[in-house]
A computed fold for a 74-nucleotide RNA from an uncultured Bacteroidales bacterium, annotated as transfer RNA. Its Rfam family is "tRNA". Rfam's curators write: Transfer RNA (tRNA) molecules are approximately 80 nucleotides in length.

RNA sequence: UGUCCUGUAGCUCAGUUGGUUAGAGCACCACACUGAUAAUGUGGGGGUCGGCAGUUCGAGUCUGCCCGGGACAA
Numbered sequence: 001u002g003u004c005c006u007g008u009a010g011c012u013c014a015g016u017u018g019g020u021u022a023g024a025g026c027a028c029c030a031c032a033c034u035g036a037u038a039a040u041g042u043g044g045g046g047g048u049c050g051g052c053a054g055u056u057c058g059a060g061u062c063u064g065c066c067c068g069g070g071a072c073a074a
Stems, first nucleotide, its partner, number of pairs: 001073007010026004019057001028044005050066005
């Protein structure tokens, strides 16, 4: 320098052919249970989907550029 993959909650990830809820597990908080923990159960908080533009009636999803990570080639 080029090609490809990847970026969604604190962490690991899902998200179908672009369509109406942005989700799961773990973690965190509260309550129940307990003599008290743990475990278990119930409820709750937490995101604008790496950034900026574009396409579209509509973008986490498609396109361009940039940034971060990874693989390969030189």